Molecule: c-di-GMP-I riboswitch aptamer
Organism: Dehalobacter sp. 12DCB1
């Protein structure tokens, strides 16, 4: 440098779940809170997933659509800390 990753140092993130606030939902955020996690740092670019306000279609009930989300579903792209074997 690449690769890999330990019951190692330093430090980091923070799933359920509770309050609080956005928001039509998905869901975000903020606080408790630890299930994890070596990219659970960031990017919706390919796959996949959730949700349909608003729009199509409908007599209605309901179908349908992302231009809303999920990076802690898989890949991929990209920065980065330490360094045993």
């Nucleotide at each position: 440098a690449a690769a890999c990753g330990a019951u190692a140092a330093u430090g980091g993130c923070a799933a359920a779940u509770c309050u609080g606030u956005c928001g039509a939902a998905a869901g975000a955020c903020a606080g408790a809170g630890a299930c994890g996690c070596a990219a659970a740092g960031c990017c919706a670019c390919g796959g996949g997933u959730c949700u349909a306000a608003g729009g199509c279609c409908g007599a209605a009930a309901g179908g349908u659509u992302a231009u809303g989300a999920c990076a802690g579903c898989c890949g991929g792209g990209u920065u980065a800390c330490c360094g045993a074997a």